[in-house]
RNA sequence: AUGAGAAAUGCGGGAGAGACCCUAUAUGGGCGCCGAAGGAGUAAGUUAUUGGUUGUGCCGACUAGUAAUGAAACUCUCAGGCAAAAGGACCGCAUUUUGACA
Numbered sequence: 001a002u003g004a005g006a007a008a009u010g011c012g013g014g015a016g017a018g019a020c021c022c023u024a025u026a027u028g029g030g031c032g033c034c035g036a037a038g039g040a041g042u043a044a045g046u047u048a049u050u051g052g053u054u055g056u057g058c059c060g061a062c063u064a065g066u067a068a069u070g071a072a073a074c075u076c077u078c079a080g081g082c083a084a085a086a087g088g089a090c091c092g093c094a095u096u097u098u099g100a101c102a
Base pairs, nucleotide, nucleotide: 005098006097007096008095009094010093011092012091013090018031020030021029022028032082033081034080038078039076040075041074045069046068047067048066049065050064051063052062053061054060
């Protein structure tokens, strides 16, 4: 000096679903819904281990379980949300910090 990736901040874009009913002033109660804050679940595969079969002196291969690991925009709907506002996964741009490779 180049600056993959990561983090933070700012700006812009950003969906879905009742401005429902009752009571009365509360984070109230009831019914119906949504998935894109957050959270949770999980396939194949991989690793370890147990049993069986086979070859073999051991290692190996195949097969059936158990445990761990294992993704999401899939699923759940705990939380959150269902006029506007706010929030909002994700995307783009800019700045700052860190920093792989060369």
RNAcentral holds the sequence, with entries from Rfam and Ribocentre. The RNA shown here (Glycine riboswitch aptamer) has 102 nucleotides and comes from Caldisalinibacter kiritimatiensis. NCBI's taxonomy places the organism under Bacteria, Bacillati, Tissierellia, Thermohalobacteraceae, Caldisalinibacter. It matches the Rfam family "Glycine riboswitch aptamer". Rfam describes the family as follows. This family represents the bacterial glycine riboswitch.